[in-house]
RNA sequence: ACCGAAAAAGGCUAACUUAGCGGGAGCUAAGGGCGCAAAGCUAUGGGUCUAAGUCGGAAAAAGUAUGGCCGAUGAAGAUUGCCAGGCUACCGAAG
Numbered sequence: 001a002c003c004g005a006a007a008a009a010g011g012c013u014a015a016c017u018u019a020g021c022g023g024g025a026g027c028u029a030a031g032g033g034c035g036c037a038a039a040g041c042u043a044u045g046g047g048u049c050u051a052a053g054u055c056g057g058a059a060a061a062a063g064u065a066u067g068g069c070c071g072a073u074g075a076a077g078a079u080u081g082c083c084a085g086g087c088u089a090c091c092g093a094a095g
Base pairs, nucleotide, nucleotide: 002095003092004091011036012035016031017030018029019028020027021026034081040087041086042085044084045083046082047079048078049077050076053073054072055071056070057069
C1' cells in the first nucleotide's frame, strides 16, 4: 500500500412518524433503524426523477373554460443511500 476481522473505539442513518420549507422532485430538524468501510465531501460524465412558465386539446342539454385533467415544449432544479470520475480520512487481525 492492497485489503477489511462474528476485533475494539468511534461515525453515518433507509422506510416510517412529527414539525418546518418548496410549485414539485425533494430538503432541514427531532424521533426511528433497514443498512453502510468511505452511507465523508464534490452534480464533473452517465442514469433516474421533478416541472415554474408558455402553447395546444378534450370536457355537461346549451353557453362558458378560471381552476383541475391530457399533450407538447421547457427556464430551472433534485438525487453522491443509482453507477463512474475527482478530493480527503479513523482503526488494524489474517493474507
Molecule: c-di-GMP-I-GGC riboswitch aptamer
Organism: Chloroflexota bacterium